A computed fold for a 77-nucleotide RNA from a Mollicutes bacterium, annotated as c-di-GMP-I riboswitch aptamer. It was read from a public genome assembly, where an Rfam model found it.
RNA sequence: UCGUGCCAAAGCCUAACCCGGAGCGAUCCGGUGACGGAAAACUACAGGGUCUCCUUGAGAGAUAGCCAGUUGCCACG
Numbered sequence: 001u002c003g004u005g006c007c008a009a010a011g012c013c014u015a016a017c018c019c020g021g022a023g024c025g026a027u028c029c030g031g032u033g034a035c036g037g038a039a040a041a042c043u044a045c046a047g048g049g050u051c052u053c054c055u056u057g058a059g060a061g062a063u064a065g066c067c068a069g070u071u072g073c074c075a076c077g
Base pairs, nucleotide, nucleotide: 002077003076004075005074012037013036018031019030020029021028022027035065041070042069043068047067048066049063050062051061052060053059054057
């Protein structure tokens, strides 16, 4: 540097449900809780997809746990 995530260790994140709050909504924040994740870290100003709203357009938003881009721990080869 590249590949892999079968084995090991130390940790990390946290889906659904429920409760409280924000939003017209998609959805988000906090608590609870773990379905899962080797990028479930960061990026929505670049590309595709999906979703929401109404003033229906070169409109405004949401989603990174859909794909993607960037960086990166450990182990093994």